[in-house]
Molecule: SAM riboswitch aptamer (S box leader)
Organism: Alkaliphilus metalliredigens
């Protein structure tokens, strides 16, 4: 890679190296990026898991995240409607964490 399960409306940079691209891939589409992108460090944030511990919230540790709802929109049904759309649910997909084949 595959299964099963729990979450994804919140919350986290005025740092450093680094130098030109990223937002997962495809299609369409909106955006961040020389006022400085990807990565690394380092800060923070959260609270899946172990561990203490306390008794409703704290440490360490493995993960995670740290623009924009998972950035939006493919599909299915509802509502509305100027017929071009618009929202709302749900499914699909995807992340992440834990378990197992």
């Nucleotide at each position: 890679g595959c299964c099963u399960u729990a979450u994804c409306a919140a919350g986290a940079g005025u740092g450093a190296u680094g130098g030109a691209g990223g937002g997962g891939a495809a299609g369409g589409g909106c955006c961040c990026g020389a006022u400085g992108a990807a990565a690394u460090c380092c800060g923070g944030c959260a609270a899946c898991c172990a561990u203490a511990g306390a008794g409703u919230g704290u440490a360490u540790g493995g993960u995670g995240c740290u623009a924009a709802g998972u950035c939006c929109c493919u599909c299915a049904g509802a509502a509305u409607u100027u017929u071009g759309g618009u929202u709302c649910u749900g499914a699909a997909a995807g992340a992440u964490g834990a378990g197992g084949a």